A computed fold for a 267-nucleotide RNA from Miltoncostaea sp., annotated as Bacterial large signal recognition particle RNA.
It matches the Rfam family "Bacterial large signal recognition particle RNA". Rfam describes the family as follows. The signal recognition particle (SRP) is a universally conserved ribonucleoprotein involved in the co-translational targeting of proteins to membranes. It is annotated as a non-coding RNA gene. Gene Ontology terms of the family: SRP-dependent cotranslational protein targeting to membrane, signal sequence recognition and signal recognition particle, plasma membrane targeting.
It was read from a public genome assembly, where an Rfam model found it.
Model confidence (mean pLDDT): 77 of 100.
The model forms 87% of the base pairs in the Rfam consensus.

């Protein structure tokens, strides 16, 4: 060192997920790798971590082990779309309701006097008086006594010889207390009256008027400031949710390179 035959492994691997963990079915990637049965409200197992059956080649290009490359996954960063919640407030538009300010513009008042200034009145407030309104009283009117109010008093009644007198029921006239009414009249008394009068006060605004004096007074409109509200956007922040990332961390297929790993038996 070459052949035969066998054995350990092999006969694809990873990534996310799923799990307590491993593997596998299922999804991706690598790219070509025996067959078969199971398996997602899932199969099989337990650090020797798929089972069961049933094949093939084989001890090295093929098993193992390291190191590099590096498809591609994943995390975290960051970037931007979309959405959904909040927050700050007033950054930008824009309407809209009301206020404030302010004479720029239009209107409007003004040399038949503006705004100012002085001065009378009036506009408030107190007493009075008037008048008015309301109560009470009194006059007034009516009504009002079986007898115990008044006047006349028929009849009848008594006194008288007569003349004559006397009392006095009914009715009629009247009246007194009460009782009602009461436009008007007189008196008292009150007040949420009063284009009323006298006095008086108070005197900041209005109003009227009169005097001075000689040009501006007015926020009805429209725009400019402030403010108060909607709406639309922008600003920030949290979440979510797709795309990028020659940013970082991690796994890592294929490759490549180096090393390592039996038994027998003939030559």
């Nucleotide at each position: 060192c070459c052949g035969u035959g066998c054995u350990a492994g092999g006969c694809g691997g990873g990534g996310a997920g799923c799990u307590a963990g491993c593997g596998g079915u299922g999804c991706c990637c690598u790219c070509c790798a025996c067959c078969c049965g199971c398996a997602a409200u899932c199969c099989g197992c337990u650090a020797c971590a798929g089972c069961g059956g049933g094949g093939c080649a084989c001890a090295a290009u093929c098993c193992c082990c390291g190191u590099c490359c590096g498809a591609g996954g994943g995390g975290c960063c960051g970037g931007u779309u979309c959405g959904a919640g909040g927050a700050a407030g007033a950054g930008g538009a824009g309407c809209u309701c009301g206020g404030g300010a302010a004479a720029c513009g239009c209107g409007g008042c003004a040399c038949u006097g503006a705004u100012g200034g002085c001065g009378a009145g009036g506009u408030c407030c107190c007493a009075u008086u008037c008048g008015g309104u309301g109560g009470g009283c009194g006059a007034c009117c009516g009504u009002g006594a079986a007898c115990c109010a008044g006047g006349u008093c028929a009849g009848g009644u008594c006194c008288g010889g007569a003349a004559g007198g006397a009392a006095g029921c009914a009715g009629c006239c009247u009246u007194a207390a009460g009782c009602g009414g009461c436009a008007c009249c007189g008196c008292c008394c009150a007040g949420g009256c009063g284009c009323a009068a006298u006095g008086g006060g108070a005197g900041a605004g209005c109003c009227u008027c009169g005097c001075c004096g000689g040009a501006g007074c007015u926020g009805g409109c429209a725009g400019c400031c402030c403010u108060u509200g909607c709406u639309c956007u922008g600003u920030c922040c949290u979440c979510g949710u797709g795309c990028c990332g020659a940013g970082u961390c991690u796994c890592g297929a294929c490759g490549a390179c180096g090393g390592g790993u039996g038994c027998a038996c003939g030559g």